[in-house]
Context: one part of a larger RNA
Molecule: small-subunit ribosomal RNA, 5' domain
Organism: uncultured bacterium
RNA sequence: GACGAAACGCUGGCGGCGCGCCUAACACAUGCAAGUCGAGCGAUGAAGAUCAGAAGAAAUCUUAGGAUAGAAUCAGUAUUUGGAUUAGCGGCGGACGGGUGAGUAACACGUGAGUAACCUGCCUUUGACAUGGGGAUAGCCUCGGGAAAACCGGGAUUAAUACCCAAUAAAAUUACCAAAUCGCAUGAUAAAGUAAUCAAAGUGCUAGCGGUCAAAGAUGGACUCGCGUCUGAUUAAUUAGUUGGUGAGGUAACGGCUCACCAAGAUAACGAUCAGUAGCCGGCCUGAGAGGGUGAACGGCCACAUUGGAACUGAGAAACGGUCCAAACUCCUACGGGAGGCAGCAGUGGGGAAUAUUGCACAAUGGGGGGAACCCUGAUGCAGCGACGCCGCGUGAGCGAAGAAGGUUUUCGAAUCGUAAAGCUCUGUCCUAUGGGAAGAAAAUGACGGUACCAUAGGAGGAAGCCCCGGCUAACUACGUGCCAGCAGCCGCGGUAAUACGUAGGGGGUGAGCGUUGUCC
Numbered sequence: 001g002a003c004g005a006a007a008c009g010c011u012g013g014c015g016g017c018g019c020g021c022c023u024a025a026c027a028c029a030u031g032c033a034a035g036u037c038g039a040g041c042g043a044u045g046a047a048g049a050u051c052a053g054a055a056g057a058a059a060u061c062u063u064a065g066g067a068u069a070g071a072a073u074c075a076g077u078a079u080u081u082g083g084a085u086u087a088g089c090g091g092c093g094g095a096c097g098g099g100u101g102a103g104u105a106a107c108a109c110g111u112g113a114g115u116a117a118c119c120u121g122c123c124u125u126u127g128a129c130a131u132g133g134g135g136a137u138a139g140c141c142u143c144g145g146g147a148a149a150a151c152c153g154g155g156a157u158u159a160a161u162a163c164c165c166a167a168u169a170a171a172a173u174u175a176c177c178a179a180a181u182c183g184c185a186u187g188a189u190a191a192a193g194u195a196a197u198c199a200a201a202g203u204g205c206u207a208g209c210g211g212u213c214a215a216a217g218a219u220g221g222a223c224u225c226g227c228g229u230c231u232g233a234u235u236a237a238u239u240a241g242u243u244g245g246u247g248a249g250g251u252a253a254c255g256g257c258u259c260a261c262c263a264a265g266a267u268a269a270c271g272a273u274c275a276g277u278a279g280c281c282g283g284c285c286u287g288a289g290a291g292g293g294u295g296a297a298c299g300g301c302c303a304c305a306u307u308g309g310a311a312c313u314g315a316g317a318a319a320c321g322g323u324c325c326a327a328a329c330u331c332c333u334a335c336g337g338g339a340g341g342c343a344g345c346a347g348u349g350g351g352g353a354a355u356a357u358u359g360c361a362c363a364a365u366g367g368g369g370g371g372a373a374c375c376c377u378g379a380u381g382c383a384g385c386g387a388c389g390c391c392g393c394g395u396g397a398g399c400g401a402a403g404a405a406g407g408u409u410u411u412c413g414a415a416u417c418g419u420a421a422a423g424c425u426c427u428g429u430c431c432u433a434u435g436g437g438a439a440g441a442a443a444a445u446g447a448c449g450g451u452a453c454c455a456u457a458g459g460a461g462g463a464a465g466c467c468c469c470g471g472c473u474a475a476c477u478a479c480g481u482g483c484c485a486g487c488a489g490c491c492g493c494g495g496u497a498a499u500a501c502g503u504a505g506g507g508g509g510u511g512a513g514c515g516u517u518g519u520c521c
Stems, first nucleotide, its partner, number of pairs: 001521001006517005013393006019386002021351001026349003030346003035092003040089002043086001047081004053074002059068003099304003109228007118221002123217007131166004141155005172197005180189003202209002230276003237267003242264008279301004283294004306327005329340004357383001359382003365379001366377004396426004406417004430462001431458006440448001465510005470491003476505005486493002
C1' cells in the first nucleotide's frame, strides 16, 4: 500500500447494488416449508324430473246418502339428471428444490480417457398390440380390547387404471444350430432355422388423456484407470480376505464384493503404515510475473440430516420434514404405555468480539400434481433491520473589509482565525406538502406499491465528523504538569520554558465516515 462474511471506539443525511452465526454439526416453544389427481375406484349425495303409493281441497253433478274430479301436501322405493364435499383404496410426486461442512487425505474432487462390464421413471421418434375370466381388501356397518392417548383385533359387506389366472407373441429373453462381418486382450455384432417363456386398463365433456411389449434417442446416473491434490521420519515397517488363482454366489454391471479350496503373495525412503489438519474445484485476494494466501456470497461435484446400525418401497434412496432397531436427550400419561428430531424459513435460549423479520406474494421465473380450470411451493420474487462492503449525491452558490464582535498569540506595534461571519442577491439536489403515476404482463392476472418517476408549491431551512501535527510522515504555538500524570507502530518522549503527556488556539489528512485491532500479500 492492499484486502475482509470482520469486530470495537467516536460520529452519522440520502439513494443504488450486494452481503449478513466465521463461535455450540449446542438444545429447541410456536407457525409455515410437499403435495396433487373425482377425467382411476367405491362411498357420500343438496336440488330437480319420471313412475307407482297414501291422503284428498276447489269445482261440477246429486235421489242430499253420495259420485266425479284431482290441486297443494306427505313419506318411501325404483329409475334418471346433477353439482358441492373428500376420510379411504389407487396413480404420480415426497430421491427435485432448500440447508450445513461434522466426517472425508479418498478415484472425494479436478482434469483426461475407458465400459467389448452397465442401468435410466417422466420426455421424443418408430413398430406392434390391448382377448376372456377370477378371488380379495381398505372404506362404510357391527362387535370387542384398551378404555387416557397412540391405536389394535374379530365378523359382515363392496369397487377399481389395486391384485391374480388364462389367451395372443416378436426385431425381447433363454437354449440349440449357425452363414456372414468386424475388432481393442478377454472377444463383439449376428441373418436364416428350431424350441421354450413373458403383456396390457381403462376413462371421458368423444377433442382427447392414458395402458402393454419392443427398438432407438435424449437426459440423468453407476463403475474402472492415467495424472494432480497439506504437514510430521522425534511415525519405518504395514497387511490373512491380506495379494493372486480356480469354482460358486451376488450385483444393473466388472471385481475378494462374498464364500469354499489352492498358492504365498501385496505395499513401502519415488515415504507405505501411523498421527495431525482439511470438504474439493471454477474462482477470490495479492503480486510486474513466477508465486503466495484463501475456498464467504454465485456456479459444479461430494458428504451429512440428534448418535450408531439396517433394510423396505421405487426408474432412482440405504431416503432432512419415510419405516424398523439400539442409544442419549426432551415431552405427554389415567403409570398400562406413547410422542419427537429447525445443518428448511422465520423465531427462542445458549455460546460469542460478532451477524437480521415469528413480514408480503405466488404478480414474475422455476418446480410437483392435473386433460384443464386450478391447487401446492419460507424455491423464488419482494419488503423490513444493519454505514457490513462498494459506488453515487448532499450538507448550499455568488457578492461581501467597518478586515466587526469574540477567541488565541504578542516584541503591545500588531498578527491570526478571516470573505470566514453578519449583510445583500440567488438556487432547490436531498427534504416537506399536494396532485398525477409506470414498465415489469403475449387476452386476464402486480406482492413489490401509490414504489420508481413526473408536475406544482414551500423554505438555507433538517444534514460533519473522525484521526493526527518529534523523525519515519503532510501539519506549531501557548498554558498546565514536572521521570509524576501519561504517550508509544519503531526510534523514543516526560526529572521546571515538553512542537512527543493534558487542554486551548492554529494547522494537516480524510470525509458519512474516521481511527484501532485482526488477516493475508